[in-house]
c-di-GMP-I riboswitch aptamer from a mouse gut metagenome, 75 nucleotides, folded computationally.
The coordinates come from a structure-prediction model, not an experiment, and the mean pLDDT is 88.
The RNAcentral record of the sequence draws on MGnify.
Its Rfam family is "c-di-GMP-I riboswitch aptamer". For this family Rfam cites "Identification of 22 candidate structured RNAs in bacteria using the CMfinder comparative genomics pipeline" (Weinberg et al., Nucleic Acids Res, 2007).
RNA sequence: GCAAACCGUUAGAAAUAACGGGACGCAAAGCUAUGGGGGCUAAGGUGCUUCGGCGCUAUGCCAGCCCGGCCGCCG
Numbered sequence: 001g002c003a004a005a006c007c008g009u010u011a012g013a014a015a016u017a018a019c020g021g022g023a024c025g026c027a028a029a030g031c032u033a034u035g036g037g038g039g040c041u042a043a044g045g046u047g048c049u050u051c052g053g054c055g056c057u058a059u060g061c062c063a064g065c066c067c068g069g070c071c072g073c074c075g
Stems, first nucleotide, its partner, number of pairs: 001026002006021006024064001030070003035067003038062003044057005
């Protein structure tokens, strides 16, 4: 310097994000999801259905899951 869980408000189908509160942690907890792997969600699409739902699927997310890349800080 940043700010997990949790709480509030807002956006969203959700995952999740932004802002405020709050500190579990982090010596890159800065950026990159159009570099690779992994994870979350499933609106829409699609298959099935006992019509209640269920399976599959990212074009939606996670950089505080890992490796890499970019740009920095300290010695």